[in-house]
Formats: sequence, C1' cells, structure tokens
RNA sequence: UCAGAUCUUCGGGGCAGGGUGAGGCUGGAGAUUCCGGCCAAUUCCCGACCGGUGGUAAUGCCGAAAGGCAAGUCCACAAGCUGCAAAUGCAGUUGAGCCGGUGUAAAACCGGCACCGACGGUACAGUCCGGAUGGGAGAAGGUUACA
Repeated sequence: UCAGAUCUUCGGGGCAGGGUGAGGCUGGAGAUUCCGGCCAAUUCCCGACCGGUGGUAAUGCCGAAAGGCAAGUCCACAAGCUGCAAAUGCAGUUGAGCCGGUGUAAAACCGGCACCGACGGUACAGUCCGGAUGGGAGAAGGUUACA
C1' cells in the first nucleotide's frame, strides 16, 4: 500500500406575494328562496421555490504544478410502488431537453426557451401532514489483516 472482515459516524431540498372560493360558521328578510358578514386551498389559477447517490467531464472554473471542482432531464443506482416469499430477499415497475453559439468534436461548456418529480390523507399536492425517531444508494473515518 492493500483483497477481505468488522465497527462507528454521517447520509434530501423546496410555495415569498397575489387571485378564486369547494365547504363551514353566522346575521337579516320571510320562504325552501333572496340579500349580506366572517372563516376557508403551501392542493385550483397567476406567480415563487427545490434538486438524493456513484460515474462521466472535449477547449468550462480554480491552481505555479500535481491535482481539484462542475449534469434534476447522459449512464447507472437508491428511495417509492406492484407481485411473490416464513424470512434474508427475488422479480417487475420507476419522471423529464430541445434550440442557438463556440469548436475537429457538445450528453456535460456559454446563452435562450422548455420540461420532470412515488404512495396514503385532504379542495386535485415535487414543496403540507403521514408511513418515517424508518429505509437507503453511498460518503468519511477507526480496527484487523491475506499478499
């Protein structure tokens, strides 16, 4: 240095502001209707805001260099959901990007405009509440240790 083993810790962010009013409460009239008042959506409308983990990194950024950093929508994974199973688990499912610029080359750079976001609850939810003081891709460190 390090295959492997093992332990510890860590390991998800987000409706500012405005509008509407399903519904609820209530006053009056006086009749099954009419006229008001108050409350009322982070779910609707306008708008605002957010971006887990590993990989990749042409000519971006930092650095004298070694090297480091940089993707929600490129590749993969996790969570979630469905089924099976006594259980460890196994199988399935699992969102979204174009245009222009530069350039030999753009999935990542620069500019512009878009788009996406489990399940249950509730006035229809990426942002509220709940399962969850859970799980987790993984990250950092300690110990041991083959060679």